[in-house]
RNA sequence: UAGAGUUUGAUCAUGGCUCAGGGUGAACGCUGGCGGCGUGCUUAAGACAUGCAAGUCGAACGGCAGUCUUCGGACUGUAGUGGCGCACGGGUGAGUAACGCGUAACUGACCUGCCCCCAAGACCUGGAUAACCGUUGGAAACGGCGGCUAAUACGGGAUGUGCAAGCGGGUUUCUGGCCUGUUUUGUAAAGAGGCGAUUGCUAGGGGAUGGGGUUGCGUUCCAUCAGCUGGUUGGUGGGGUAAAGGCCUACCAAGGCGACGACGGAUCGCCGGCCUGAGAGGGUGGCCGGCCACAGGGGCACUGAGACACGGGUCCCACUCCUACGGGAGGCAGCAGUUAGGAAUCUUCCCCAAUGGGCGCAAGCCUGAGGGAGCGACGCCGCGUGAGGGAUGACGGCCUUUGGGUUGUAAACCUCUGAACAAGGGACGAAAGACCCGAAGAGGGGGAUGACGGUACCUUGGUAAUAGCACCGGCUAACUCCGUGCCAGCAGCCGCGGUAAUACGGAGGGUGCAAGCGUUACCCGGAAUCACUGGGCGUAAAGGGCGUGUAGGCGGAAGAGUAAGUCUGGUUUUAAAGACAAACGCUCAACGUUUGGAGUGGACUGGAUACUGUUUUUCUUGACCUCUGGAGAGGCAACCGGAAUUCCUGGUGUAGCGGUGGAAUGCGUAGAUACCAGGAGGAACACCGAUGGCGAAGGCAGGUUGCUGGACAGAAGGUGACGCUGAGGCGCGAAAGUGUGGGGAGCGAACCGGAUUAGAUACCCGGGUAGUCCACACCCUAAACGAUGCACGUUGGCCUACCGCGGGAUGCCGUGGUGGGCGAAGCCAACGCGAUAAACGUGCCGCCUGGGAAGUACGGCCGCAAGGUUGAAACUCAAAGAAAUUGACGGGGGCCCGCACAAGCGGUGGAGCAUGUGGUUUAAUUCGAAGCAACGCGAAGAACCUUACCAGGUCUUGACAUCUGGCGAACCCUUGAGAGAUCAGGGGGUGCCCUUCGGGGAGCGCCAAGACAGGUGCUGCAUGGCUGUCGUCAGCUCGUGUCGUGAGAUGUUGGGUUAAGUCCCGCAACGAGCGCAACCCUUACCUUUCGUUGCCAGCAUUCGGUUGGGCACUCUGAAGGGAUUGCCGGUGAAAGCCGGAGGAAGGCGGGGAUGACGUCUAGUCAGCAUGGUCCUUACGACCUGGGCGACACACGUGCUACAAUGGCCAGGACAACGCGCAGCCAACUCGCGAGAGUGCGCGAAUCGCUGAAACCUGGCCCCAGUUCAGAUCGGAGUCUGCAACCCGACUCCGUGAAGGUGGAAUCGCUAGUAAUCGCGGGUCAGCAUACCGCGGCGAAUACGUUCCCGGGCCUUGUACACACCGCCCGUCACACCAUGGGAGUACGUCGCAGCUCAAACCGCCGGGAGCCGAAGGGCAGGCGUCUAGGCUGUGGCGCAUGACUGGGGUGAAGUCGUAACAAGGUAACCA
Repeated sequence: UAGAGUUUGAUCAUGGCUCAGGGUGAACGCUGGCGGCGUGCUUAAGACAUGCAAGUCGAACGGCAGUCUUCGGACUGUAGUGGCGCACGGGUGAGUAACGCGUAACUGACCUGCCCCCAAGACCUGGAUAACCGUUGGAAACGGCGGCUAAUACGGGAUGUGCAAGCGGGUUUCUGGCCUGUUUUGUAAAGAGGCGAUUGCUAGGGGAUGGGGUUGCGUUCCAUCAGCUGGUUGGUGGGGUAAAGGCCUACCAAGGCGACGACGGAUCGCCGGCCUGAGAGGGUGGCCGGCCACAGGGGCACUGAGACACGGGUCCCACUCCUACGGGAGGCAGCAGUUAGGAAUCUUCCCCAAUGGGCGCAAGCCUGAGGGAGCGACGCCGCGUGAGGGAUGACGGCCUUUGGGUUGUAAACCUCUGAACAAGGGACGAAAGACCCGAAGAGGGGGAUGACGGUACCUUGGUAAUAGCACCGGCUAACUCCGUGCCAGCAGCCGCGGUAAUACGGAGGGUGCAAGCGUUACCCGGAAUCACUGGGCGUAAAGGGCGUGUAGGCGGAAGAGUAAGUCUGGUUUUAAAGACAAACGCUCAACGUUUGGAGUGGACUGGAUACUGUUUUUCUUGACCUCUGGAGAGGCAACCGGAAUUCCUGGUGUAGCGGUGGAAUGCGUAGAUACCAGGAGGAACACCGAUGGCGAAGGCAGGUUGCUGGACAGAAGGUGACGCUGAGGCGCGAAAGUGUGGGGAGCGAACCGGAUUAGAUACCCGGGUAGUCCACACCCUAAACGAUGCACGUUGGCCUACCGCGGGAUGCCGUGGUGGGCGAAGCCAACGCGAUAAACGUGCCGCCUGGGAAGUACGGCCGCAAGGUUGAAACUCAAAGAAAUUGACGGGGGCCCGCACAAGCGGUGGAGCAUGUGGUUUAAUUCGAAGCAACGCGAAGAACCUUACCAGGUCUUGACAUCUGGCGAACCCUUGAGAGAUCAGGGGGUGCCCUUCGGGGAGCGCCAAGACAGGUGCUGCAUGGCUGUCGUCAGCUCGUGUCGUGAGAUGUUGGGUUAAGUCCCGCAACGAGCGCAACCCUUACCUUUCGUUGCCAGCAUUCGGUUGGGCACUCUGAAGGGAUUGCCGGUGAAAGCCGGAGGAAGGCGGGGAUGACGUCUAGUCAGCAUGGUCCUUACGACCUGGGCGACACACGUGCUACAAUGGCCAGGACAACGCGCAGCCAACUCGCGAGAGUGCGCGAAUCGCUGAAACCUGGCCCCAGUUCAGAUCGGAGUCUGCAACCCGACUCCGUGAAGGUGGAAUCGCUAGUAAUCGCGGGUCAGCAUACCGCGGCGAAUACGUUCCCGGGCCUUGUACACACCGCCCGUCACACCAUGGGAGUACGUCGCAGCUCAAACCGCCGGGAGCCGAAGGGCAGGCGUCUAGGCUGUGGCGCAUGACUGGGGUGAAGUCGUAACAAGGUAACCA
């Protein structure tokens, strides 16, 4: 020392990305009141107009001008000579990776103007020169010539305290320090001044200050920069400098630097500090301060104490300007300012009043240093936009469940204060120096001086007086409405938006900051995400393929010395500022002042000696050696062997062989295959053989021999730390591959055939070349794996195998080494590891830092090549990946169910018709349902109605509800027009309740107005409710406990058993819930009870249960009983199972109702309800007619058939469930019939529907499109209904289609079932092949669970989780992006070589020659060396660009296939 979001269905860990914090010389957007203090070209070290930024001194000098004059001169000013300054101050950061900077030292190798101190001195003398005057050249800049003159300018001589050089001596902390001797040599000076004070000058010694030089240590990235170096390294002589030095030069030697990173490249001023951070660290170097470097680019020196000189000189280059074209001038990286560039950075301000600087004796002058003001919210700090009261919680806005809520005490309103503004006063910063007193520079004294500024501040008066910006899905404080509809847009990450968006835009409200707020950019933090503090490498990224060994790192026991590391004390340094603490000053703060402490670092020094180092003396335990012994596919070489394949020869023998899932290609009548014999050749070595052995790894297997490496054991002895690891180096290194030469039996890439397939460049089959083998030489990679580097030490056990040794003697015990298994502690994200560690420790090496691009590109090295090794970036994504969990899935496994298959029976698919659907058509053919689980479904019944659709005709408070007002009760009858809705009339008629008799009220109707009604319009993906489905499948969960970091597991798994998670047993589980079962209904048996409308055994009656009678039986309907593996046998631990008895019924007796958690975003807004949305003279409502019934077609579900197990005719027999008053309808009559007429009974155990049919008996038909089948059509009717045209059912007569058992395919059913036969009911006026029920008759088959489908449990794999209808790979096509190669092209930069060369320094000359000088000599000038630069040639590196080209990345719905994930359908993967 704070974390959060994001990979998943969920979890844990790994890992990246992102956010919250702080900061800035900032910029941009919106907004903007005041003040203080700071700060302001980060880009073009681009270019600059104009002004200013360094002068001063008359007390150095001569003149000139002006003023004054007492005419002596004085004063003022100044061009020039001279002195000092101009090397400071100010700017900038281009260059520089360097002794540049920082820090600490050294200088015995040095300098230092002005300042201070000490001790000396300043004598004599000379000639010039500017100014000036004259003249003259030039456009100008600037000169030339002649003449005069001064000095603190310049020269000569003297002196020499001294100093320097030489030669000596001494001393020293030792390079040239200090002291000292010397008859050697050299070497100074300037004056000025009320000529006063004083000051200046000269040589020297010392100090101070400032500098020069040297050194240790520290100071970015790249090794895809590995070798660099000729003045290079050293020496000697010389030169040069203030001074050491290859600094320069001649000669000599051949060195010097480098993996502790030389050389090269890139980038860069360094530091105090500043930002951040818990710290360690990281980043940074703007303002302020120190150092350095630079002054348009480049070179050079001069002057000077100091420069190689920002506002000096000179030369070259580029640029700009002037020009009379001959020549000249210039350098804002000083202050302002301009322009350019840029996202971006200010006034051409005031003043020297203060501080400081230069000059001066001073006054003073100069000072864009500095002090101030101005501009900019650029930053920090402070203040203000009001304070108190004020509820009817006003208006308005927004929301609303319409009640209200919120804005909100907010406003209004009342009281108070009084930014702004005005007026009056008005600073501190300024008191020294100077001047005066004084001997004094001690001390004292009075006065002058303010840019800022009439500013701050004080006093008085005085007005309620600008608020904005961002955000409100999570992270992250803050929510609603409207608009929009994957659009427009948002977005830091995750992600929002496809009609109910808290995520877009607006609004209301809210949150956070506030004269600011946001955004962008960058830095640190979070990030332990480069890990020193403080990480990792079995599977997440990461152990080198293996060994050997160099450097390096690390290193056993005992003693001694030393004190480098280490620890400790002291001294010194670590500038100031900053930071920190305290106090103080501006009203506070920012800001400032003072004081204090701290300052991890460096240097010096005293001490300590455990550890490390070092030196030394010893030791034996680490390591090694000697001896003995056994084990082993360790290696190399030579030789030998048998089995098998193939081929060849001969023989026997005949039609096939071979091959596959099945085939074919192929071989074979020229004799194969098969069998026998002989021969040839190559490769590999069965059994032993192993979970075994050996080796460093790769790897090693017939036998024998030779040579040879390593490990192990035993018993002694020897050496004495000789050790471990190991960057580079060197060696080895499977397979494939390469070269040369052999060899070649089998196998076998490529290749050729045959199959398979949609295709099949594959899998399968037949052939077959390289290769596989040998020798030599290369290659050097593998999933080279234990995905686990080497060595050593420490740490419980058990089992097993191999090789030794000891005891004992097969076995057992002990002790070493080796190969395995299970597991304690511990470790681990988990899986797992666990003495063969992935435990605990030590040493050393290698390696990792998100995924992709990519092990790619470029470069280097290696290789004959293939290629290897080293090894990036742009760009792109928010993940990629590990382990484990729950599911789901598998052409994985195990167990088990189901009419799932199989075994059967009957159908569908073909025909005709019915019905539903699709499609088509139509004005409309209303709508919905869509695999199973839509399609005889909603619809349990469309002629009108229904009805939702279409056409036409109509209505607008409406067909329907509530409210208000008026009128009238309501209502009934009726006329006309119209298709009707409707419109226009006529007539009758008043009731109920209250009453003050005026009237009022309820109810209904009409009229009127508006609130509203209404909608089968949309959204089933906003919903409720209901339903389908998996599935009547046996499952789905919970509590507590336990296990696991966790998701989760356990329970629920296991062994049995069951129809069942049914039960039993076991078990870290114990219990419980929803399901199962049971309880319910029905059916099968019995009992009791009730006997009418039911029944009838016996009695009577009649022969009809009609009646009397009886209720025993049947039956009805109510209550009970009954079945529970209870009993027996067998089996089993039990549960249970099998068999048996009894029983009406036996192991759930049959059937029904009953549907767990959930899935299908399943179905339904058109049954109903309902949010939202849309329509409102219509998307509402009414009416007439039409449509829902169409018809080339296609499908589903059915009916009827195709016939003789049949059809027809006649006769005969037996049900059950039900239904009936707007009904069922008897009997009778009529009609061939549908039916009609009439009419009894019955609201039904009473009457009716109601003659059930198949069936039985008899007869006919005789296999035919028929005496089968009945479609279609013609005619005639019946019934219902307002009405049968579109569009009903039925009847009769006639007609008599397709159809002769139905392709691929497909459905139902396991017993009273299928099949078959009829009956009833609901709906309904009428309409049934549909639906829901009822009974009659009544089978066949099930070996079995391999296969198809569905399901349950366990297990396994998984890259799936929208869950296999999943996921996912590569080419191709298209668009865009970055990038490699590329004939080249252009530019930059750095070398090398040659030529040429300015100025300057230096050297030589300075002559037959110019100038100066009395002379020595100097100058000019000439030559040479070197050089900036230029030219030429050549090379390295870098950047840009390039026809074309290579791959890569990205991109909702393109093409081709299916490689991977499951055994992924040929296991996958590596080379």
The RNA shown here (small-subunit ribosomal RNA) has 1471 nucleotides and comes from Deinococcus sp. The coordinates come from a structure-prediction model, not an experiment, and the mean pLDDT is 87.